[in-house]
Context: one part of a larger RNA
RNA sequence: CGGGGAAAGAAGACCCUGUUGAGCUUGACUCUAGUCCGACUUUGUGAAAUGACUUGAGAGGUGUAGGAUAAGUGGGAGGCCUCACGUGUGCAUGUGAAAUACCACUACUUUUAACUUUAUUUUACUUAUUCCGUGGGUCGGAAGCGGGGCAUGUCCCCUCCUUUUGGCUCAAAGGCCCGGUCUUACCGGGCCGAUCCAGGCGGAAGACAUUGUCAGGUGGGGAGUUUGGCUGGGGCGGCACAUCUAUUAAAAGAUAACACAGGUGCCCUAAGAUGAGCUCAACGAGGACAGAAAUCUUGUGUGGAACAAAAGGGUAAAAUAUCGUUUGAUUCUGAUUUCCGGUACAAAUACGAACCAUGAAAGCGUGGCCUAUCGAUCCUUUAGAUAUUCGGAGUUUGAAGCUAGAGGUGUCAGAAAAGUUACCAUAGGGAUAACUGGCUUGUGGCAGCCAAGCGUUCAUAGCGACCUUGCUUUUUGAGCGUUUCAUGUCGGCUCUUCCUAUCAUUGUGAAGCAGAGUUCACCAAAUGUUGGAUUGUUCACCCACCAAUAGGGAACGUGAGCUGGCUUUAGACCGUCGUGCGACAGGUUAGUUUUACCCUACUGAUGACAGUGU
Repeated sequence: CGGGGAAAGAAGACCCUGUUGAGCUUGACUCUAGUCCGACUUUGUGAAAUGACUUGAGAGGUGUAGGAUAAGUGGGAGGCCUCACGUGUGCAUGUGAAAUACCACUACUUUUAACUUUAUUUUACUUAUUCCGUGGGUCGGAAGCGGGGCAUGUCCCCUCCUUUUGGCUCAAAGGCCCGGUCUUACCGGGCCGAUCCAGGCGGAAGACAUUGUCAGGUGGGGAGUUUGGCUGGGGCGGCACAUCUAUUAAAAGAUAACACAGGUGCCCUAAGAUGAGCUCAACGAGGACAGAAAUCUUGUGUGGAACAAAAGGGUAAAAUAUCGUUUGAUUCUGAUUUCCGGUACAAAUACGAACCAUGAAAGCGUGGCCUAUCGAUCCUUUAGAUAUUCGGAGUUUGAAGCUAGAGGUGUCAGAAAAGUUACCAUAGGGAUAACUGGCUUGUGGCAGCCAAGCGUUCAUAGCGACCUUGCUUUUUGAGCGUUUCAUGUCGGCUCUUCCUAUCAUUGUGAAGCAGAGUUCACCAAAUGUUGGAUUGUUCACCCACCAAUAGGGAACGUGAGCUGGCUUUAGACCGUCGUGCGACAGGUUAGUUUUACCCUACUGAUGACAGUGU
């Protein structure tokens, strides 16, 4: 001295991951103190009003017809009054839907009474209870002095001492009575003065507040927790998370990607089963209205149609379309195939045992012509069986168990779950982003080949389209590898060196080079390539000078060299977004720049030793 030791400092604070946290927020999930409301309780005593219930006593009922005011039902041929006479009434007749005297029962409407119960509302009390004050002191009633009223009384009402400021007083003078002594005088005591009585400390509220239990509402005030996965980093987007078709897929099968083109979470008592006869799309020719298209006839017609839906396959006396009959889309277990761990689910295949459909029959039929159309444990619920268990025995309920279904998990082998962090933390990761550098070079830049044209004429003085061949790593993108126990991350200043794809200066060649000026090219990197305005800027734009104001590299040279304007912590302002916490390649402002001991490199200084030469 600061080039290097990708120096030291600190298991990167950026980024991602973890079934790791914390701070904060709220419309997250689950609780919760508090608060509000209701019921009961704490909680007692009265009065009034209005309801309800109970009991008792009464009253009432008009369609028409029927002597007429028929509540309804049953019994009933007699009944009631009277000593008797007698008198009406009922039965019968008749009317009517129903028939009446008399007895019994039952409703409905309404009036009234009772006391009990109970509810609600209003109001009163004070002792529960609550609150406040005090040195718990004058509260309530009565008497009395004084004043007033008229109903002249055993009456009623009011007042009863200080209230501008200052001073004084604050165990009482006085009177009466009693006792003691040597009754002179003194000493001691009591009462009144200062009224008596009763004794709730006084006041406010009051069966409401309040307390307790239970139920409900509210409740980021407080607490705990969660805040999926995949992913050419993460986020946003999407679903490539369960499935189906074709291609990729390389002619068995299998085969990846956030590859490509699409589909599914349904639909159908027929669009299922079976039988019969039939033939479709399209086109030609012909036929009133009739035309490009209606309907009829005829011909061709390997499917060019149809078969619920995506695509592929399949299918013609059918698997289509039409018609007939039906429910096999039924019951009972096992076996097998696909996916596959060769586990489950799901879907499917071939049988067996029943009972059936259809068809003359052979046959065919356990849903949809085939490939998709879907779901565990626990819980709940439905169906089944004359069976099991409920632990001393028995009966009945009820419960449990077994078998088969349903209610659903689409993150589809199935947790019930929101955000934010720039105040942040931790374990890790170069399995993973933001610098440089390496490989490739699309993009950028530069340069060729050929020669259609441009160049007044003329391809090649100078240019050069359409094709085409390269170079470069001063642009940018993508993939891979290095670095996360850190390589200090923009720009400028300073300083050194290198490249040439040469702007100027030296020497040359060519021109559509008369000169001046200019253009193309060669050898060529020795030297130079500036000063300013604006911006943090690299870049860009402008002014001016100049021979010229060329382009680049060096870990996008250079922070233990500087600076710190920018970006990019913590503070703050504005706008926009957000319920909020907060966010913003939006703007603005303030913001710590550490370390030279050693080796090496270089510069300078001083010294030692040895050799050689003069």